Model confidence (mean pLDDT): 80 of 100. Predicted 3D model of an 82-nucleotide RNA (transfer RNA) from a Patescibacteria group bacterium. The RNAcentral record of the sequence draws on ENA.
């Protein structure tokens, strides 16, 4: 230099172009003399008293009524070729 694959919550992981999934970890509660285990609930960011609203799938553009998904460029990681 060329080709292919990948980047999603703290970690891992799913997602035919149509509400971003699940597990672990973590937090709260129940149970217990106390813990563990188990059960229930919560678990990206911002605004707001709340209701609710806005943003968020590496970054930036594009296509589309609608993009994690398709296209282009950029960054980073892995594999192969030279």
């Nucleotide at each position: 230099g060329g080709a292919g694959g990948g980047u999603u919550c703290g970690c891992a992981u799913a997602a035919u172009g149509g509400c971003a999934u699940u597990g672990c970890a973590c937090c709260g509660c129940u149970c217990u003399u106390g813990a563990a285990a188990a059960g229930c609930g919560g678990c990206g960011g911002g605004a707001g008293a709340a209701a609710u609203c806005c943003c968020u799938u590496a970054g930036a553009g594009g296509u589309u009524c609608g993009a994690g998904u398709c296209c282009u460029c950029u960054a980073c990681c892995c594999u192969c070729c030279g």
Its Rfam family is "tRNA". The family's RNA type in Rfam is transfer RNA. Rfam links the family to the GO term triplet codon-amino acid adaptor activity.